[in-house]
Model confidence (mean pLDDT): 81 of 100. Predicted 3D model of a 506-nucleotide part of an RNA (small-subunit ribosomal RNA, central domain) from Diutina siamensis. The RNAcentral record of the full RNA draws on SILVA. It matches the Rfam family "Eukaryotic small subunit ribosomal RNA". On this family, see Cannone et al., BMC Bioinformatics 2002: "The comparative RNA web (CRW) site: an online database of comparative sequence and structure information for ribosomal, intron, and other RNAs". The family is grouped with related families in Rfam's "SSU clan".

Context: one part of a larger RNA
RNA sequence: UUGCAGUUAAAAAGCUCGUAGUUGAACUUUGGGUGGGGGCGUGCGGUCCACUUUUGUGUGCGUACUGUUGCGGCCCUAUCUUUCCUUCUGGGGAGCUUCGGCGAGCCAGGACAUUUACUUUGAAAAAAUUAGAGUGUUCAAAGCAGGCGAUUGCUUGAAUAUAUUAGCAUGGAAUAAUAGAAUAGGACGCAUGGUUCUAUUUUGUUGGUUUCUAGAACCAUCGUAAUGAUUAAUGGGCAUCGACGGGGGCGUCGGUAUUGAAACGUCAGAGGUGAAAUUCUUGGAUUGUUUCAAGACCAACUGCUGCGAAAGCGUUCGCCAAGAAGAUUGCCGUCAAUCAAGAACGAAAGUUAGGGGAUCGAAGAUGAUCAGAUACCGUCGUAGUCCUAACCGUAAACGAUGCCGACUAGGGAUCGGGUGGCGUUCUUUUUUUGACUCACUCGGCACCUUACGAGAAAUCAAAGUCUUUGGGUUCUGGGGGGAGUAUGGUCGCAAGGCUGAAACUU
Numbered sequence: 001u002u003g004c005a006g007u008u009a010a011a012a013a014g015c016u017c018g019u020a021g022u023u024g025a026a027c028u029u030u031g032g033g034u035g036g037g038g039g040c041g042u043g044c045g046g047u048c049c050a051c052u053u054u055u056g057u058g059u060g061c062g063u064a065c066u067g068u069u070g071c072g073g074c075c076c077u078a079u080c081u082u083u084c085c086u087u088c089u090g091g092g093g094a095g096c097u098u099c100g101g102c103g104a105g106c107c108a109g110g111a112c113a114u115u116u117a118c119u120u121u122g123a124a125a126a127a128a129u130u131a132g133a134g135u136g137u138u139c140a141a142a143g144c145a146g147g148c149g150a151u152u153g154c155u156u157g158a159a160u161a162u163a164u165u166a167g168c169a170u171g172g173a174a175u176a177a178u179a180g181a182a183u184a185g186g187a188c189g190c191a192u193g194g195u196u197c198u199a200u201u202u203u204g205u206u207g208g209u210u211u212c213u214a215g216a217a218c219c220a221u222c223g224u225a226a227u228g229a230u231u232a233a234u235g236g237g238c239a240u241c242g243a244c245g246g247g248g249g250c251g252u253c254g255g256u257a258u259u260g261a262a263a264c265g266u267c268a269g270a271g272g273u274g275a276a277a278u279u280c281u282u283g284g285a286u287u288g289u290u291u292c293a294a295g296a297c298c299a300a301c302u303g304c305u306g307c308g309a310a311a312g313c314g315u316u317c318g319c320c321a322a323g324a325a326g327a328u329u330g331c332c333g334u335c336a337a338u339c340a341a342g343a344a345c346g347a348a349a350g351u352u353a354g355g356g357g358a359u360c361g362a363a364g365a366u367g368a369u370c371a372g373a374u375a376c377c378g379u380c381g382u383a384g385u386c387c388u389a390a391c392c393g394u395a396a397a398c399g400a401u402g403c404c405g406a407c408u409a410g411g412g413a414u415c416g417g418g419u420g421g422c423g424u425u426c427u428u429u430u431u432u433u434g435a436c437u438c439a440c441u442c443g444g445c446a447c448c449u450u451a452c453g454a455g456a457a458a459u460c461a462a463a464g465u466c467u468u469u470g471g472g473u474u475c476u477g478g479g480g481g482g483a484g485u486a487u488g489g490u491c492g493c494a495a496g497g498c499u500g501a502a503a504c505u506u
Base pairs, nucleotide, nucleotide: 004477005476006475007458008457012474014345016343017342021338022337023336025231026230031081032080033079034078035077036076037075038074040072041071042070043068044067045066046065047064048062049060050059051058086111087110088109089108090107091106095102096101115177116176117175118172119171121169122168130161131160134144135143146155147154148153187224188223189222191221192220193219194218195217196216197215198214199213235335236332237331238330239328240327241326244323248320249319250318251317254298255297258294259293260292261291262290263289264288265287269280270279306313307312350391351390352389353388354387355386360384364380365379366378367377402473403472404471406465407464409449410448411447414444415443416442417441418440419439420438421437423436424435425434453460454459479506480505481504488499489498490497491496
């Protein structure tokens, strides 16, 4: 590993990117025809044997011998179908010959050759051990002995198997990789011609040079060839097109409310609560009207609707770049999936420095309540809440459910794109468009009903296709506490984050 689990019991990193790693679509020789040989089964015989029978004959799983132009598998081999299965030289020579030769197995020497994984067989792999054969240790655990004959001796054993990775030799060529011919610097040739190198033999001998010859490498020309580029994955990327969205950034515009201020009225209460009180009020509170200022927020529309990787995103308009999905007889041609390390983003709170401070409001102060109340309720109120520039890097960051791919079931809605169709409607009178409407289609957010299925159940079209267990890949968990603590490392200004035990206890 075969072979665990991860919605809720322990456990999916908040989210995306991403290197190493792991994994990765299909396709290239298959099929058919004609022969030869071997062996097996079966059918049909013959001889022998056994039984039976009056002679013919009949029966037989006969450890017997043997034939066959029947039938059916299997193995080996030759050849054809565009079809080299390494090739060349020499020695040998079984055999075949038309006597010219051709020549298998075998031996020696070259020239080349895609490389592995996998698998078959073999050698090798110390014994003891293990499994296991033989054997009456009296049985057995053991042991490797023993048995027979009986004065001399004879004789059998001390088997066999397993021994997995690596290495060696060997047959196979499916599967999985790998290489080849695209600027041809490609292959092949009794081809032709050059360039460079090597030097055996023969020229009476020795030495030198050159040629011939033999061999090697390279170049050019010519010739030969079906000359040489696999599909275009309901994989991926790119391009184009018209739309779509509360996706992002920057600017711009609006809205009411709140609080404060000003002016003008009215008047004795107003606030607040379960009830009150703190509080404000003839120096006119509260309230009404008309204005102004500030900072925040974006009602109704607002939905089991949309967009975004997640966090998240909701006034108007403009600009900037981006994006999923859809459409396309466009292009590329495996470019892909998931991911240690490493990066980007990351609510709220918090930190630093500026700005701004309307509202709300930790801390704090008070009024109540209460046995007490350092709370819930009320009145104030600092930090904060808002913006800019930087940190922090965590949340019940939840669908408590990793990502990619395939399949398995019925339904109606809805959002985005596309296609088609009777009709209706807006204007202007027709055609386009648009809005309705009906059907189909691809891609979304969800829902309903069922359960072939799953589950401990709740429930789940995924949490199914799992003991009938293997699609690919990453992360995490192994009783409860101690403890996300201590210590070490590292990051941070800090708060703290990431990594992360043990003793002990139960």